[in-house]
Molecule: small-subunit ribosomal RNA
Organism: metagenome
RNA sequence: AGAGUUUGAUCCUGGCUCAGAACGAACGCUGGCGGCGUGGAUUAGGCAUGCAAGUCGGACGACGGCCUUCUCUUGGCUCUUCGGAAAAGAGAGAGGGAUACGGAGUGGCGAAAGGGUGAGUAACACGUGGGCAACCUGCCCUUGAGUUGGGGACAACCCCGGGAAACCGGGGCUAACACCGGAUGAGACCCCUGUGCGCCUGUACGGGAGGUGAAAGGUGGGGAUCCGCAAGGACCUGCCGCUCGAGGAUGGGCCCGCGCGCUAUUAGCUGGUUGGUGGGGUAAUGGCCCACCAAGGCGAUGGUGGCUAGCUGGUCUGAGAGGAUGGUCAGCCACACUGGGACUGAGACACUGCCCAGACUCCUACGGGAGGCUGCAGUCGAGAAUCAUUCGCAAUGCGCGCAAGCGUGACGAUGCGACGCCGCGUGGAGGAUGAAGGCCUUCGGGUUGUAAACUCCUGUCACCGGGGAAUAAAGCACCGAAGCUUAAGAGGUAUGGGUGUUGAGCGAACCCGGGGAGGAAGCCACGGCUAACUCCGUGCCAGCAGCCGCGGUAACACGGGGGUGGCAAGCGUUGUUCGAAUUUACUGGGCGUAAAGGGUCCGUAGGGGGUGAUGCAAGUCGGGUGUGAAAGAUUCGGGCUCAACCCGGAAAAGGCACUCGAAACUGCAGCACUGGAGUUCAGGAGAGGAAAGUGGAAUUCCCGGUGUAGCGGUGAAAUGCGUAGAGAUCGGGAGGAACACCAGCGGCGAAGGCGGCUUUCUGGCCUGCAACUGACCCUGAGGGACGAAAGCCAGGGGAGCGAACGGGAUUAGAUACCCCGGUAGUCCUGGCCGUAAACGUUGUGCACUGGGUGUGGGGGGACUCAACCCCCUCCGUGCCGAAGCCAACGCGAUAAGUGCACCGCCUGGGGAGUACGGCCGCAAGGCUAAAACUCAAAGGAAUUGACGGGGGCCCGCACAAGCGGUGGAGCAUGUGGCUUAAUUCGAUGCAACGCGAAGAACCUUACCAGGGCUUGACAUAAUGGGAUCACCCGGGAGAAAUCCCGGGGAUUGCCUUCGGGUGUAACCAUUACAGGUGCUGCAUGGCUGUCGUCAGCUCGUGUCGUGAGAUGUUGGGUUAAGUCCCGCAACGAGCGCAACCCCUAUGAAUUGUUGCCACCCGCGUCAUGAACGCGGAGCCCUCAAUUCAGACUGCCCUGAUCAACGGGGAGGAAGGUGGGGAUGACGUCAAGUCCGUAUGGCCUUUAUGCCCUGGGCUGCACACGUGCUACAAUGGCCGGUACAGAAGGAAGCGAACCCGCGAGGGGGAGCCAAUCCCCAAAGCCGGCCCCAGUUCGGAUUGGAGUCUGCAACUCGACUCCAUGAAGCCGGAAUCGCUAGUAAAGGCGUAUCAGCUACGACGCCUUGAAUACGUUCCCGGGCCUUGUACACACCGCCCGUCACAUCACGAAAGCCGGCGGUACCCGAAGUCGCUGACCCAACCCCGCACGGGGAGGGAGGUGCCGAAGGUAUGGCUGGUGAUUGGGAUGAAGUCGUAACAAGGUA
Repeated sequence: AGAGUUUGAUCCUGGCUCAGAACGAACGCUGGCGGCGUGGAUUAGGCAUGCAAGUCGGACGACGGCCUUCUCUUGGCUCUUCGGAAAAGAGAGAGGGAUACGGAGUGGCGAAAGGGUGAGUAACACGUGGGCAACCUGCCCUUGAGUUGGGGACAACCCCGGGAAACCGGGGCUAACACCGGAUGAGACCCCUGUGCGCCUGUACGGGAGGUGAAAGGUGGGGAUCCGCAAGGACCUGCCGCUCGAGGAUGGGCCCGCGCGCUAUUAGCUGGUUGGUGGGGUAAUGGCCCACCAAGGCGAUGGUGGCUAGCUGGUCUGAGAGGAUGGUCAGCCACACUGGGACUGAGACACUGCCCAGACUCCUACGGGAGGCUGCAGUCGAGAAUCAUUCGCAAUGCGCGCAAGCGUGACGAUGCGACGCCGCGUGGAGGAUGAAGGCCUUCGGGUUGUAAACUCCUGUCACCGGGGAAUAAAGCACCGAAGCUUAAGAGGUAUGGGUGUUGAGCGAACCCGGGGAGGAAGCCACGGCUAACUCCGUGCCAGCAGCCGCGGUAACACGGGGGUGGCAAGCGUUGUUCGAAUUUACUGGGCGUAAAGGGUCCGUAGGGGGUGAUGCAAGUCGGGUGUGAAAGAUUCGGGCUCAACCCGGAAAAGGCACUCGAAACUGCAGCACUGGAGUUCAGGAGAGGAAAGUGGAAUUCCCGGUGUAGCGGUGAAAUGCGUAGAGAUCGGGAGGAACACCAGCGGCGAAGGCGGCUUUCUGGCCUGCAACUGACCCUGAGGGACGAAAGCCAGGGGAGCGAACGGGAUUAGAUACCCCGGUAGUCCUGGCCGUAAACGUUGUGCACUGGGUGUGGGGGGACUCAACCCCCUCCGUGCCGAAGCCAACGCGAUAAGUGCACCGCCUGGGGAGUACGGCCGCAAGGCUAAAACUCAAAGGAAUUGACGGGGGCCCGCACAAGCGGUGGAGCAUGUGGCUUAAUUCGAUGCAACGCGAAGAACCUUACCAGGGCUUGACAUAAUGGGAUCACCCGGGAGAAAUCCCGGGGAUUGCCUUCGGGUGUAACCAUUACAGGUGCUGCAUGGCUGUCGUCAGCUCGUGUCGUGAGAUGUUGGGUUAAGUCCCGCAACGAGCGCAACCCCUAUGAAUUGUUGCCACCCGCGUCAUGAACGCGGAGCCCUCAAUUCAGACUGCCCUGAUCAACGGGGAGGAAGGUGGGGAUGACGUCAAGUCCGUAUGGCCUUUAUGCCCUGGGCUGCACACGUGCUACAAUGGCCGGUACAGAAGGAAGCGAACCCGCGAGGGGGAGCCAAUCCCCAAAGCCGGCCCCAGUUCGGAUUGGAGUCUGCAACUCGACUCCAUGAAGCCGGAAUCGCUAGUAAAGGCGUAUCAGCUACGACGCCUUGAAUACGUUCCCGGGCCUUGUACACACCGCCCGUCACAUCACGAAAGCCGGCGGUACCCGAAGUCGCUGACCCAACCCCGCACGGGGAGGGAGGUGCCGAAGGUAUGGCUGGUGAUUGGGAUGAAGUCGUAACAAGGUA
């Protein structure tokens, strides 16, 4: 720091996703040790049990217990004279003593801390900075003064009573530091007053007559004096207390500025409400509370309401800004079962206090009681999920205490959990026959892998044994010098010293020793992102998946194995946060077309604002001061072996406040200015607006005239109109609406919009010259006004047009497009609506930034008689373009450039501009405006293609023009289908179908049935056996394969003692293996078809473009051609085209045998001629064959850019590629072929292999393709008679001759072939037929034969005789061919025993017609255009319906939750009133009992008041028959809306 994903590719926009870090985590797999941290996030749900707040006897009384003495009772054991004695012990009582102890009480202090939790709270709760002249503060510190003298009770205890209990009542005794009077009172407080200061109330320091108002003792020591017999007391003294003050410290209370969530689909809220006066209340201000008075207070700078939430230091992330978060630790707040309340107190409205109400749980004798773990453990529940009912007060801290000490689930420790961070280990070195095994393999090997084994070492951790700190120092006890206190050397105090004492963790850290590599590695991933690849299994299944996406038989993506990568006692997954995301943009984004400029203007708040000088100092800048807790983070050092962790210091803390200063900028104040803005004046243009009037043309209608059969309408028609007179035409009239020409990318207006003419009223704009005002300006949230069309209300009007509707057409349908009609409406008046592709898809204003060229309005200059032209300038309105901008397209002084000011708006697509709510509207509807759910995109611009019922140019037997066919018939053949045991398989639009098949009776043969074989019909190798086996003949079984038997004949290496041995072939057995026309042509090679013999397809360099890509290859010409020429940011090149090759057309040379025979010779036949035959000679000709020549637009004329080239001509056998062939660019169709062969993988192995017999591939209701033969007279038949080329021939071609009607048979010459064999038909000549289903046609069938072959039944060909079918030229449609072509005629060959060949491949013979032309059909090439296509139009894609699933809205209602309002009831309790009942202290009377008073209380009562109740309205949630649309879902239905002019833009 980026990456993946929209496309065929590209750039951009934009979302989604990933890599990082983090966590109080959870889940899966795995798990050795230690250190430090951390652990109920959910139900603030319910809780059993134990513990978590006590302490003080130096405040007090009493009791128990303890020690001791005495008395009484009892009395084990021992002794015993058995009577008893003595006595430990026990019990009771009494006296005394001591005090460590125990439980309870009075009293004091504490219990308001510590600990928990985050429910509530959006608040002065918190943070930060201030204020209190408006306050309090127990314990603590400093300091001043005091501590006097009395009194009466109540607990405990005892007695009585009630109660199940909790507990309560009555009577009696009693102490205090409990309680209550009295005295004193420096000071305090109240009151009066002076001075200084201040901030209004005040405050500080003084002065003053007066008023109010305190206290408590405990304990240690002690000599003199006094009392006392003594003890002791007074007294003195120390310590701890107590009271009243002052000050401090600490802690708190209250107030204020600023900061700190979401929601406007919450816009108005408020009655103690806001303020005042007076009072109450409090420690204290205050409407906190009350009475009265006033009518205020808050709010768009967001009141009120709703939702959510403890706040902070910090934590996580981030480059930062920021975002998220608030667990542990620390500060603050709030809460303690829920709600209310007060009491006590320095402090509480009180977690383990009280009262009341409620819910819940428990006890109960049913009367009544008890309880509150959000303390530590623990339990249940809920949950994905969070620990021990541990040890200790040794340390730290807290409470109490003089202290010892006690208490402390605070805390210190340990335990459990890999929950996190950190550290350590699971060994180290050597070790290659690179072992075995695994996996892979091209079978060679590779890899695991120095990894292991093995050798030599080491000893961390764990284990065992031994040693062994620190945490502990205080305190206390004892000793005790000095100091202090004191009258004192008593005593006390304790800053130093000595001795002793205290450890839960723990015998832990650490150290030493022992043994032995011994006990200790997993998890995830491996298609791309992203580091790491193979085999097998599976076969769109099972599954994976963060995104893109994998899986349909070779899956690097699923599952397993091997291997590899990563991390490591962990590794992955899930969840969440930040980052990446400049994807909310302050740093740091945008709005012409991607999402986004408000329809327009006016204008409120707000924001912004010209020039000069002056002042102020709010912003701003600088200095200083205070604060910004600690911890954390950073940094420097230090301590645990390191680290985590911990300790000390520093820096920082960007903030707030106070203070001093500066005055440039902003602001504020007043002063001044004229450039911004405006006013006046003079001109000017204009469909600017409103109203009234008015004009002509046209349509329609009405009337009349003329006039007759049609009109109208369309692609074509029809509906319609018309003989009742239309249309046409002429005249007249009526009525409504709109204003031709002018008219113009002309004008005006803010926009919408505005168009005949005239008048009236009226807005704005431009130009020019001066004067005036003096910043008056710009923008503009809300708001207001205007606002096309359609639509709505009311009333008019209504010619034309014309939704709806009717009809006619079209169509499969046609609720459309076309036609005939036609109502609302369109028009007017008034009122609504308030939208639009209200678009320049471009907000408004100002300024700046090269030009060119039009046009509208004005001004000036020069010139002119005046103008025009020309030049300058201002305002509008267009086009082209510089820089610049932009993703590109494009924009470009009318900016989309460069800046400033302000407003509006955007943040992925769909859902949706929808639902709900609100506001507006008569309605239609508008404005505002979500979510669930769903997708991995949706988009913009441009590129290359492809496509278009887009365009241009141009080709092709593409059409047209022609000739002949096919489609009809019969037959042949192939295919589909059907059938079958099998009808083997493949080929399937063109480009399958006389195709693979250039030969299916057996064979072939791959199929079927049956019979057989299993190392196999065939190959190689190994082991063992192994001389007889191949060959020929015969016999038996059998359908054959095969098996069995007999005979014949012949043969092999080496050694040999000829007995044999050994090796080996065949053969036998065994093992590897063979074999497969079994599957996959979508795993492949090779070959082939096709577009297409079309003219194209590309590359290098350069250039252009961000890029895909373009250019070149486009353009102008030309060509069969990207053929060539010219031009050109291109210049060249390659594969194609052409040429080079073959055949053919002409000629030459050479060679002439088997070819040829002109000339010549001879011979023969013959009439001795001619002619013919034979032989020789010859190579002239023909021919064969090899080598050459020839043709190149070379020449002439002409057109042309005088280029390519075109047209014409000459010459020539041939002329513009002469004709034909071979030759097929980059590529396309996953085209065809695994059944030609090859080949990966899979499958099969007594069978899917192999052999055999028979059958099938030939089956036949049908359908199609390709052919043959015909339908006849350009013919058929008969007779006669010509002329080819090419090819083949030895298991062959086969002559003459003979036989047969013939197929053929016999025969065998010649020929291994220019020698021999095979060698035409149409044609021509002559004759017959005479238009007929025929002398056409030959199918079919009967019979008889021939040939091949082992064999012609299924199932051969041919021949002869007989038979003689359909068919009389073929519907829609469709094929071939442009010249030696079509058509017609025959001939040959391959395959092959034969042949279903009418096929295929070739050959020659005869030999035409037509092409105006390129509109149309098909295919193709180039350019261009549109595109939502790219599997590319056989594309894409829309909506209803049907089905399934999901979320949401509405809905009669139903059920909850939360506030509000009104009223009822009204607990506890404070306050007030009352208080006839009750009361010890003080006062009065009284000798006393007692009485009265003061004061207080119970009780009663008033206000308030929680819960509850009634009623009502609101908000919110759940649910709801049914209903509505929405989304999603491989192959459902209907149509075809959109994308190409998408077929109606």